[in-house]
The RNA shown here (small-subunit ribosomal RNA) has 1376 nucleotides and comes from an uncultured prokaryote. The prediction has a mean pLDDT of 85.
RNA sequence: CUCAGAACGAACGCUGGCGGCAGGCCUAACACAUGCAAGUCGAACGGACUCUUCGGAGUUAGUGGCGCACGGGUGCGGAACACGUGGGAACAUACCCUUUGGUAAGGAAUAAUAGCUGGUAACGGCCUACCAUACCGCAUAAGCCCUACGGGGGAAAGAUCGGCCACUCUGAGACGGUCCCGCGUUAGAUUAGGUAGUUGGUAGGGUAAUGGCCUACCAAGUCGACGAUCUAUAGCUGGUUUGAGAGGAUGAUCAGCAACACUGGGACUGAGACACGGCCCAGACUCCUACGGGAGGCAGCAGUGGGGAAUCUUAGACAAUGGGCGCAAGCCUGAUCUAGCCAUGCCGCGUGAGUGAAGAAGGCCCUAGGGUUGUAAAGCUCUUUCAACUGUGAAGAUGAUGACGGUAGCAGUAGAAGAAGCCCCGGCUAACUCUGUGCCAGGAGCCGCGGUAAUACGGAGGGGGCAAGCGUUGUUCGGAAUUACUGGGCGUAAAGAGCAUGUAGGCGGCGUAGUAAGUUAGAGGUGAAAGGCCUGGGCUCAACCCAGGAACGGCCUUUAAAACUAUUAUGCUAGAGACCGGAAGAGGUAAGCGGAAUUCCCAGUGUAGAGGUGAAAUUCGUAGAUAUUGGGAAGAACACCGGUUGCGAAGGCGGCCAUCUGGCCCGUUACUGACGCUGAGGCGCGAAAGCGUGGGGAGCAAACAGGAUUAGAUACCCUGGUAGUCCACGCCGUAAACGAUGUGUGCUAGACGUUGGGGGUCUUAGGCCCUCGGUGGUGCAGCUAACGCGUUAAGCACACCGCCUGGGGAGUACGGUCGCAAGAUUAAAACUCAAAGGAAUUGACGGGGGCCCGCACAAGCGGUGGAGCAUGUGGUUUAAUUCGAAGCAACGCGCAGAACCUUACCAGCCCUUGACAUGGGAAGUUUGGAUAUUGGAGACAGUAUCCUUCAGUUCGGCUGGCUUCCGCACAGGUGCUGCAUGGCUGUCGUCAGCUCGUGUCGUGAGAUGUUGGGUUAAGUCCCGCAACGAGCGCAACCCUCAUUCUUAGUGCCAGCAGGUCUGGCUGGUCACUCUGGGGAAACUGCCGGUGACAAGCCGGAGGAAGGCGGGGAUGACGUCAAGUCCUCAUGGCCCUUAUGGGCUGGGCUACACACGUGCUACAAUGGCGGCGACAACGGGCAGCGAAGGGGCAACCCGGAGCCAAUCCCCAAACGCCGUCUCAGUUCGGAUUGCACUCUGCAACUCGAGUGCAUGAAGUCGGAAUCGCUAGUAAUCGUGGAUCAGCAUGCCGCGGUGAAUACGUUCCCGGGCCUUGUACACACCGCCCGUCACACCAUGGGAGUUGGUUUUACCCGAAGCCUGUGCGCUAACCUAA
Repeated sequence: CUCAGAACGAACGCUGGCGGCAGGCCUAACACAUGCAAGUCGAACGGACUCUUCGGAGUUAGUGGCGCACGGGUGCGGAACACGUGGGAACAUACCCUUUGGUAAGGAAUAAUAGCUGGUAACGGCCUACCAUACCGCAUAAGCCCUACGGGGGAAAGAUCGGCCACUCUGAGACGGUCCCGCGUUAGAUUAGGUAGUUGGUAGGGUAAUGGCCUACCAAGUCGACGAUCUAUAGCUGGUUUGAGAGGAUGAUCAGCAACACUGGGACUGAGACACGGCCCAGACUCCUACGGGAGGCAGCAGUGGGGAAUCUUAGACAAUGGGCGCAAGCCUGAUCUAGCCAUGCCGCGUGAGUGAAGAAGGCCCUAGGGUUGUAAAGCUCUUUCAACUGUGAAGAUGAUGACGGUAGCAGUAGAAGAAGCCCCGGCUAACUCUGUGCCAGGAGCCGCGGUAAUACGGAGGGGGCAAGCGUUGUUCGGAAUUACUGGGCGUAAAGAGCAUGUAGGCGGCGUAGUAAGUUAGAGGUGAAAGGCCUGGGCUCAACCCAGGAACGGCCUUUAAAACUAUUAUGCUAGAGACCGGAAGAGGUAAGCGGAAUUCCCAGUGUAGAGGUGAAAUUCGUAGAUAUUGGGAAGAACACCGGUUGCGAAGGCGGCCAUCUGGCCCGUUACUGACGCUGAGGCGCGAAAGCGUGGGGAGCAAACAGGAUUAGAUACCCUGGUAGUCCACGCCGUAAACGAUGUGUGCUAGACGUUGGGGGUCUUAGGCCCUCGGUGGUGCAGCUAACGCGUUAAGCACACCGCCUGGGGAGUACGGUCGCAAGAUUAAAACUCAAAGGAAUUGACGGGGGCCCGCACAAGCGGUGGAGCAUGUGGUUUAAUUCGAAGCAACGCGCAGAACCUUACCAGCCCUUGACAUGGGAAGUUUGGAUAUUGGAGACAGUAUCCUUCAGUUCGGCUGGCUUCCGCACAGGUGCUGCAUGGCUGUCGUCAGCUCGUGUCGUGAGAUGUUGGGUUAAGUCCCGCAACGAGCGCAACCCUCAUUCUUAGUGCCAGCAGGUCUGGCUGGUCACUCUGGGGAAACUGCCGGUGACAAGCCGGAGGAAGGCGGGGAUGACGUCAAGUCCUCAUGGCCCUUAUGGGCUGGGCUACACACGUGCUACAAUGGCGGCGACAACGGGCAGCGAAGGGGCAACCCGGAGCCAAUCCCCAAACGCCGUCUCAGUUCGGAUUGCACUCUGCAACUCGAGUGCAUGAAGUCGGAAUCGCUAGUAAUCGUGGAUCAGCAUGCCGCGGUGAAUACGUUCCCGGGCCUUGUACACACCGCCCGUCACACCAUGGGAGUUGGUUUUACCCGAAGCCUGUGCGCUAACCUAA
């Protein structure tokens, strides 16, 4: 970081049967057309009008009364006494209830109306008259108000008339309000100071009332780190949602309170408003207008536009509940009750039930057998809830009145009939297969799928989940103990401030007495209702509704207790401090002194170098350096002692002596009496570098210069060298300032060092024991993720402070503070990633370490790389040059042998059930072959002749077989995928390793064993060991060579004999050689030395062989997706008159070039000629082929012998003699010409060989590189497979026959142990930065602009208060 849960005023996608109960503009407090939402009273009044049975009745514009301050809406503002809760007092309260008294007698106007008249309209103007429950005096005053206690002031309304109703004064109540206070109530300090009516007082004003609410005067207060002020955000609550809870989030619907009513301001009326459907003013907007003026305010109910992902009808009724008015009837009421729309939510119901195996068909899968869908369907037998239709028909209404509504309910009718979808199926997470696709299309909450076999994409079948809904998206809580109050951490994962001092604060030793703030107990008040919980009840159940109960952690009052905390008083000494006596120390400060060294200067001696390095050069030096001797100057630092020694809070402190001074430790004590611990801010100290001013400057030395190194070298190395390093004063304030470990106190095993004191004891240069303080290594318990820590804790606890909350962005930007600057400190966000990180494990790796091995190097011998040729490969070419193999581990490899064939490639010509297999039908023939011949390039098609007449037989064309034809299943494919595979093989490597069981250790991965000491070729063996055993490997068992014995001879021939053809030829023999079967022999067995009394090693004897005797076969677990689908087998895919099959010709043999592997050479250790010897392994009937003969030769003629220890194929180097004499040769043989030979159907492309002629390059090979350790290398020939022919290749065989190995530093490869690691497709790893391009977000940026707030000033509407003036004036007064 993500998911599974719950919730929602939701939206979107797909789908949609019914009912009940709820809910429904979260956005633009955006603008609103239209209708309605507050009227009523004729029992207050006059008038007008209508009707009239003339009795009267009715209607209502106006005056008047009451109401319009309720009800309804909204979420703008407001961080506040706004709200919640609990208290308080200096208030008023219409209608209502109750109480006391009263209601007497008068007066003057005005609207309407009538007349005249202005204006488009809205709306007015003038004049005349009369009424009231409208207005005004007067009278009266039990209560009432004021008072200077003398007194003064103040009411009224009637109507109907029987009452009731109404009016007035007064007291009280109720209801609903006003004001004040305690407590609670968001975030930010990158907002730290705010405040002049400010805080208080006095007096007055004002108000219903207290109050700086207002004014004057006086004082200078007041709020704030327990967060004032400022900024941002927000209606608050009951509750809702989540959660185990504590908490978190939220404030729709319902209820309480407050606020608002186009925006801002203001008052009027009134009991009540500063008033949603009142007024005035200003502003914006809209509308009307005759342009002069007017009108308006849906955040009431519907509704419209707009905004938006998104939220309803311009409905019915006052029947119920409630409200206003009224005596009442009644009227009004978009409050309300209902209906409508919407799956928006919650709840309930249905879409059928039983039976039904031929386990149907179809679908899907399949190993082709079957499985699954699935009792599912069909079929049979039933039922009818809901819906539909028909009928009936409520409660809601205490007497009347029913919008809902012909609704709910009830009864009946028909028929399985009208009613199922959505999401998911890789893991988390329940549920799997096929197919398509091929990093495409797509999917995805996270991890991560998809590059040809996708359980992850799309479709299908099947399955899982939920269900009239299901998914997705968004938001909240949960999981998350991931902000930790409950309930976390800080050595290394993020996190202890660099260190001390100390303010506020927090915490605090042992007694006694008091108080009662905290605390505890009891009682009382309050904590609205609804909601939630419990118990009942009502709708058929449930949702929903009703009743009762408990609860509501809280706050207030009161009574009591006194242990603990607190507080007051008084004591104590264990904490802390203090006196005295000792003691150690690189503790600090600031004067002086010292020697060694370095550099410089002077002088002497002396001469050519010195210096420096890996090697050099720059540099110094004949103008005398370096070296050396003597003298002098200067600055800085203090060798040895010196030590996990000491001191200090940390930074830090090191020559010697003296000055001033801090702290610690030990011992003693009859002193003080908790004075203590920690410590936000504050203050101080604080390495190095750096800064300022002034000195100083020997050495060293950033920067800089030069020389080297290097591809480069702005480095490492060298020569120089300036700041600086030093001193004084002042800044800076940071470090891996580290023990990566805050300070203090107590407790919890030890033993061993060392340092500073004290004590005891003994056998006193000293030892031992005890104790206090410091400093180390080790270690028990305990702790820890592990590593580790462990009385110097990271253990067990307490007190206080600091700090952390994924990585990056970033300790960065902005702002503030500090600084001369450098910079420090405080400290984000956007955006981005799914990780980053710690400790440990196994590997791999290291230009890490240790040990060891190998033709690995070294020591040698011979090659390759240069030439010509052969052969393979790349490349190029081509119709095709078939395909594969690619570092070692492809390249004389597959190929143990391409002229045709092979052959897979190309061109052309043909075949299509096929060249080959199995099955069906029909016809024919029942055999197989040879020869000749025609067409054709051939395949193929045809003709003729001849030979032989298949097997079985029950003698039947009966069975089998063969040929042709037909059609279908199929055949066929060297077509693709070696990254789908089997098998086989290469390689590390014949390296010594790889594992397991049980036990033990570890939370675990894992470890141990397998490590260690020796030893070996070896994990070979011995010893030790928490291991003990075992397996695959090693070794041995197998083959072969070397010795010998025995046995047997198609072999041999020494001795004996014979024979003459001189050949073991013959007799004979088995001695010898050889062949091949069986034995023996070698085991460190013996001796000496060494080692550990071991394993073993060294030497020796004997022996054919000696320490695995030589060689071979034998290849552990595994690695390289190593190689091979073209040996074979095989999944999937592809082709099917062709990617299959046949044939002819061509190609695989090409050729500017490059590479690998070889052959032959370059010559005298040789060439050539002549002569003369000696092998082994093998092969041979379509064969090997002798003698003899021919040819210069290849070869031919010939055919003995041989199915082979019998016959044949069969040596060369070597030796002897001769020649050549250092040359491009008598070396070398390429190339080419001519002429031949052989094989074969056929040598043109394209075979091998021979003769003659020709006679190229090449004179020992650059960088580099290969093989080999003894019968080996080198050299010489020889056999075989393949094969008609073709060998410089491959596999074997023998002949001749060396040199060298000091040794393991280095190169390569490997084994074991150990170490580091940020690697684990594992160093061919990982990974950093610039640059280029594109994109995203943020910061800065000359500036520009908006919003909010504040301060100063100017203009100033309506309105209110006051003063004054003009004007006006019926009642009342005065005068006339």